Predicted 3D model of RNase P RNA and transfer RNA as a complex of 431 nucleotides. Its mean pLDDT, the model's own confidence on a scale to 100, is 80. Rfam match: Bacterial RNase P class A. The family's RNA type in Rfam is ribozyme.
[in-house]
RNA sequence: AGAGUUAGCCGAGCAGUCGCCGGUCGUUUUACGACGGGAGGAAAGUCCGGGCUCCAAAGGACAAGGUGCCAGGUAACCCCUGGGGGGCGCGAGCCUACGGAAAGUGCAGCAGAGAGUAGACCGCCACUUGAGCAACUCAGGUUCUCGGUGGUAAGGGUGAAAGGGUGCGGUAAGAGCGCACCGCGCGGGUGGUAACACUUCGUGGCAAGGUAAACCCCGCCUGGAGCAAAGCCAAAUAGGAACCUUAUGGUGCUGUCCGCAUUGGGUUCGGGUAGGCCGCUGGAGGCUGUCGGUGACGGCAGCCCUAGAUGAAUGACUGUUCACGACAGAACCCGGCUUACAGGCUAACUCUUUUU
RNA sequence: GCUGUGGUAGCUCAGUGGUAGAGCGCGUCAUUGGUAAUGACGAGGUCGGGAGUUCGAUCCUCCCUCACAGCACCA
Numbered sequence: 001a002g003a004g005u006u007a008g009c010c011g012a013g014c015a016g017u018c019g020c021c022g023g024u025c026g027u028u029u030u031a032c033g034a035c036g037g038g039a040g041g042a043a044a045g046u047c048c049g050g051g052c053u054c055c056a057a058a059g060g061a062c063a064a065g066g067u068g069c070c071a072g073g074u075a076a077c078c079c080c081u082g083g084g085g086g087g088c089g090c091g092a093g094c095c096u097a098c099g100g101a102a103a104g105u106g107c108a109g110c111a112g113a114g115a116g117u118a119g120a121c122c123g124c125c126a127c128u129u130g131a132g133c134a135a136c137u138c139a140g141g142u143u144c145u146c147g148g149u150g151g152u153a154a155g156g157g158u159g160a161a162a163g164g165g166u167g168c169g170g171u172a173a174g175a176g177c178g179c180a181c182c183g184c185g186c187g188g189g190u191g192g193u194a195a196c197a198c199u200u201c202g203u204g205g206c207a208a209g210g211u212a213a214a215c216c217c218c219g220c221c222u223g224g225a226g227c228a229a230a231g232c233c234a235a236a237u238a239g240g241a242a243c244c245u246u247a248u249g250g251u252g253c254u255g256u257c258c259g260c261a262u263u264g265g266g267u268u269c270g271g272g273u274a275g276g277c278c279g280c281u282g283g284a285g286g287c288u289g290u291c292g293g294u295g296a297c298g299g300c301a302g303c304c305c306u307a308g309a310u311g312a313a314u315g316a317c318u319g320u321u322c323a324c325g326a327c328a329g330a331a332c333c334c335g336g337c338u339u340a341c342a343g344g345c346u347a348a349c350u351c352u353u354u355u356u
Numbered sequence: 357g358c359u360g361u362g363g364u365a366g367c368u369c370a371g372u373g374g375u376a377g378a379g380c381g382c383g384u385c386a387u388u389g390g391u392a393a394u395g396a397c398g399a400g401g402u403c404g405g406g407a408g409u410u411c412g413a414u415c416c417u418c419c420c421u422c423a424c425a426g427c428a429c430c431a
Stems, first nucleotide, its partner, number of pairs: 001352010012321007020038002023035005040327001044338002047336005052226004059258004064222005069083005084098001085096004099217002104215002106211002121156002123152006130146003136141002164182006183206001184204004188199004231277003240269006249263004271430003285304008322325001357427007366380004374411001382398005404420005
């Protein structure tokens, strides 16, 4: 200098004028004045988890769903941290739905001989009391050819996948059939909290293919609904009609049964109000320091208060500067994940080349 | 704001692991003096987009995107 990895931060700035939405104080009586505040890292998707609220203070069984290497963190998690196994990269590093296929069931189109306690199409080999003489040839054949009956998983071929690999022996030809080495399973030992790793130990010729984001099995977790929840005040009326269900019923705890509570419930038509308060923002809050921990995180101390609308505020104009400005707008709150994002900054590290 | 459903041919919809189908529409031909109807043949598909699981994905899982629907209170 170039290429890259990881972690984190910023997201046009300044000044003036006029507005918009809350808060506090004052004047004074419903309008002014003063002071101070006013979108994000994702406010988004609504994908997880929790708080909060109501439904029997939420019960039992089944079903259903979720989750899935190990240990830890947390209010909790499909999150995070650290570690293990596997994969990718020269590397810094990155990715990983990663329990069980020797509990059972299912699935595998086409191709192929055979697709799951497999299989003989070509090939190889043996036997032959069958046939033959085109080729071989000793002229009829234990030796050649064709056929028949068997053997064989070495080789070819099919496929995503064909039931350990290499070598030696062995055999009619072959084959873990035997042996050596490598691999694998089981047991033991050592290290580690564990996942797991190592093993110079023993043992088994190897039996157990793939698929569980197929059913399933095992462990763990889960009641439902959501701020249009819930509560209070006010206003208004045709407090209605038809149909269905009808106590062994209906409804409520939103899949079924039991249990509990209650005596109605559902659909359609018609009518009325569509106002206010509360929930509502001080919280698993933020910043700084320190201590413990590899880390996620936790303890302690000090300081700070930082939107709360409800047709729904955060804008417009002017001047000026620059690197000419991305994705995008709170709606009960919080922790994550995911997705979108012009450009810029910081730190640590890796690789390549060059110079000193 | 909250909740749910769906996207397959031009249109309306089937198909839910193994070469994507139906009806209507479209094109050509036949039939007719001509048209319609009818008959025969044919064309037309990134299965909304991207990743993963699998030998194999319209189908199973995750992410994104688009469209649609429902949800106030009183009696």